RNA sequence: UCUGAUAAUAGAGGCGCGAGAAUGAGGAGUAGCUUUCCUGAGGAUGAUGGAUCCCGGGACGGAAAGUGAAAGGCAGAUCGCCGAAACGGGAAACAGCCAAUCGGUUUCCUGUUGGGCUGGCAUUGAACAAGUGUCAGACUGUCACAAUGGUCACGUUGUGGAGAACUAUUGAAGAG
Numbered sequence: 001u002c003u004g005a006u007a008a009u010a011g012a013g014g015c016g017c018g019a020g021a022a023u024g025a026g027g028a029g030u031a032g033c034u035u036u037c038c039u040g041a042g043g044a045u046g047a048u049g050g051a052u053c054c055c056g057g058g059a060c061g062g063a064a065a066g067u068g069a070a071a072g073g074c075a076g077a078u079c080g081c082c083g084a085a086a087c088g089g090g091a092a093a094c095a096g097c098c099a100a101u102c103g104g105u106u107u108c109c110u111g112u113u114g115g116g117c118u119g120g121c122a123u124u125g126a127a128c129a130a131g132u133g134u135c136a137g138a139c140u141g142u143c144a145c146a147a148u149g150g151u152c153a154c155g156u157u158g159u160g161g162a163g164a165a166c167u168a169u170u171g172a173a174g175a176g
Base pairs, nucleotide, nucleotide: 001175002174003173007170008169009168010167011166014082016081017080018079019078023075024074032067033066034065035064036063037062038061042054043053044052045051046102047101048099049098050097085113086112087111088110089109090108091107092106093105094104114140115139117137118136119135120134121133122132123131124130142161143160144159145158146157147156148155149154
């Protein structure tokens, strides 16, 4: 001087990512509750089994009238950030009247996705919200390669790569 470790630190992308008080849309004129009528043996506690409770003094269900929510999901001042994070798979722990197979919550491991946008299909969802997967499209940041313009810096066009990327600094080790 050069190379630059699945190295460290810092940083960029933009309709960027997440959390989120008050509050709002939706859920919903639904569930529940009350009254009346019909019906007639079951019903509630997420599913299942148990246990408990309600029930011929009429359950569940249906109709009408009155009253009338909430949760998950979405948005959100602001905050934290740039694998931000999301979704899938697996494991463990926890909660529940008891059991804890399913379902729920939390944590860990792991796979996929550079980012958002639009459309089709599938799926989750109460949803015309939103999410996820997949296909297609253009956009955008970045790097590589090719062509081209330029004195350089750099620009333009095309193709391709992936966040374990990219940029800056440091830098183990190696080479000269």
Molecule: Lysine riboswitch aptamer
Organism: [Bacillus] enclensis